[in-house]
Molecule: transfer RNA
Organism: Candidatus Omnitrophota bacterium
């Protein structure tokens, strides 16, 4: 420079146009003499600008980043 793949919570993954959801992990509180374990709650995310649609995480553009391939 050219093509293609990914991007979602602190981490690892769901969600193929109609309320973003789980698991670890974090915070309180219940259980217990402690503690560990269960057990109920609480807070965190759609990488960024546009576009199309009554409705976008989702489709389309262009950009950032990572990762593959050709030159």
């Nucleotide at each position: 420079g050219c093509g293609g793949g990914c991007g979602u919570a602190a981490u690892u993954c769901a969600a193929u146009g109609g309320u973003a959801g789980a698991a670890u992990g974090g915070g309180a509180g219940c259980u217990u003499c402690c503690c560990a374990a269960g057990c109920u709650c609480c807070a965190c995310a759609c990488g960024g600008c546009g576009g199309u649609u009554c409705g976008a995480u989702u489709c389309c553009g262009c950009u950032c980043g990572c990762c593959c391939g050709c030159u």